[in-house]
RNA sequence: GAUUUAUAAAGAAGAGUGGAGAGAUUAGGCUCAACGAAGCUCUAGCAACCUUCCCGACCCGUUCGGGAGUGGUGCUAAUACCUAACCUGACAGGGAAACCUGAAGGGAGAUUAUAAAUU
Repeated sequence: GAUUUAUAAAGAAGAGUGGAGAGAUUAGGCUCAACGAAGCUCUAGCAACCUUCCCGACCCGUUCGGGAGUGGUGCUAAUACCUAACCUGACAGGGAAACCUGAAGGGAGAUUAUAAAUU
């Protein structure tokens, strides 16, 4: 790097350094930022994917349920900040009608991120 599976509305920030951008990419919006952005370092914390340990169950297992938080990752503004292409669509406007236009909301997907496994 690729593939697969799972998760992404909850949760958790201070200091130092740095010096102008940041919120993945494109576009639009919005937000954060000299009352100091990103990045880096340290400390603290969150969570429970893997690991380890404890308790319980049974079909006794590479099992299931619960707990802890040992070690390995990850994470610590805003839903993955929001929207986009597809499906649906309250409702609104137009029309004699068929139907056309707009659209809150909902759904599925793509992409991205992280974990674990395989390669």
Molecule: SAM riboswitch aptamer (S box leader)
Organism: uncultured Bacteroidota bacterium